Notes:
SAH (S-adenosyl-L-homocysteine) riboswitch aptamer from Solimonas marina, 102 nucleotides, folded computationally. The coordinates come from a structure-prediction model, not an experiment, and the mean pLDDT is 77.
């Protein structure tokens, strides 16, 4: 950096349908792959914290055909006290919470 799950960012109901994903059909391609149409689905797919897993990059130990390659570990942990803490999530409606004012 990538992927996979939990959380948390207050809830609910309806509704459009990009994106992703599933299913059909077509193009291309030796294949892999890639684009196209149509339907289903579909508004936590975003941040921010936790786990784990790859890659990349850093230290070390062995080993070898040794200016380098294999492989393995490691890259912080934890306790206490205090103080404070996000930014956003289409579109309509409700409900809760805080604040002011009537």
């Nucleotide at each position: 950096c990538c992927c996979g799950c939990c959380g948390a960012g207050g809830g609910g109901c309806g509704u459009u349908g990009c994106g992703a994903u599933c299913c059909g059909c077509c193009u291309u391609u030796u294949a892999g792959g890639a684009g196209g149409c149509g339907g289903a689905c579909c508004a936590g797919g975003c941040u921010c914290g936790g786990c784990g897993g790859g890659c990349u990059c850093g230290g070390g130990g062995c080993g070898c055909c040794c200016u380098g390659c294999g492989u393995c570990c490691c890259g912080g942990a934890g306790a206490c006290g205090a103080c404070g803490c996000a930014a956003c999530g289409g579109c309509g409606c409700c409900c809760g919470u805080u604040c002011c004012g009537a």
It matches the Rfam family "SAH (S-adenosyl-L-homocysteine) riboswitch aptamer". A reference for the family is Wang et al. (2008), "Riboswitches that sense S-adenosylhomocysteine and activate genes involved in coenzyme recycling", Mol Cell. Taxonomically the source falls in Solimonas (Bacteria, Pseudomonadati, Pseudomonadota, Gammaproteobacteria).